[in-house]
RNA sequence: GGGUACUUAGCGCAGUGGUAGCGCGCCUCAUUUGCAUACUCCCUUGUGAGAAGCUUUGAGGAGGUCGCAGGAUCAAUCCCUGCAGUAUCCA
Numbered sequence: 001g002g003g004u005a006c007u008u009a010g011c012g013c014a015g016u017g018g019u020a021g022c023g024c025g026c027c028u029c030a031u032u033u034g035c036a037u038a039c040u041c042c043c044u045u046g047u048g049a050g051a052a053g054c055u056u057u058g059a060g061g062a063g064g065u066c067g068c069a070g071g072a073u074c075a076a077u078c079c080c081u082g083c084a085g086u087a088u089c090c091a
Base pairs, nucleotide, nucleotide: 001090002089003088004087005086006085007084010024011023012022013021018074026061027060028059029058030057034054035053039050040049041048042046067083068082069081070080071079
């Protein structure tokens, strides 16, 4: 220098013209599961009671100029062009 693929939520990805989604993570809630030699309470010292925490389960929520710009279209994350970035191949 040339070819190809990719760029969508914090992360990993789907969606390929007509309402932007899934999983993980994050936040909240719950009549959910479990946690001890720890904490607090007590006319009762117990196989007791209690708040918080972590954990299990469930429900809800927040979070996006769909890399940037332009074009075609009634309508673009999706098609076309340019640019940028990443990966890879060739020289």
About this RNA: The RNA shown here (transfer RNA) has 91 nucleotides and comes from Tulasnella sp. JGI-2019a. Rfam family: tRNA. The sequence is in RNAcentral, with records from ENA and Rfam.